The RNA shown here (FMN riboswitch aptamer (RFN element)) has 129 nucleotides. Model confidence (mean pLDDT): 81 of 100.
């Protein structure tokens, strides 16, 4: 200095006010949130993760069950202005997106799977050179 094992330890924000109702942090009116890498700073750009469905193969267990691990599908949402070498990422003005169960009543905010896993971040040993 590499790139390879192994380990440590971190790693998701958010309904305040107000109106309707018997009953809503779910409706209406406004409010607040913004994961991980890439790249001129990004929820909307390109990728990636998480959930969801589904398929193998192991496990559990005996009827369709329960866990793991791979693998395939799914996988929201943006414009105009400005500056500048460069910006869908800054400024500035409007916009629009947000899994799956659950609920006295229809959920991006409540509850729960989850004191859980994952992009990944930093460290640390080793081992090559």
């Nucleotide at each position: 200095a590499u790139a390879u094992u192994u380990c440590u330890u971190c790693g998701g924000g958010g309904c305040a006010g107000g109106g309707u109702g018997c009953a809503a942090u779910u409706c209406c009116c406004u409010a607040c949130u913004g994961g991980c890498g890439g790249u001129a700073c990004a929820g909307u750009c390109c990728g990636c993760g998480a959930a969801c469905a589904c398929c193998u193969g192991c496990u559990u267990g005996u009827u369709u069950u329960u866990g793991c691990a791979g693998g395939u599908g799914c996988c929201g949402a943006c414009u105009c202005g400005g500056u500048g070498a460069a910006a869908c990422u800054c400024c500035g003005a409007g916009a629009c997106c947000a899994a799956c169960g659950g609920u006295u009543a229809c959920a991006g905010u409540c509850c729960g799977g989850a004191u859980g896993g994952c992009a990944g971040a930093a460290g640390a040993a080793a081992a090559u050179g």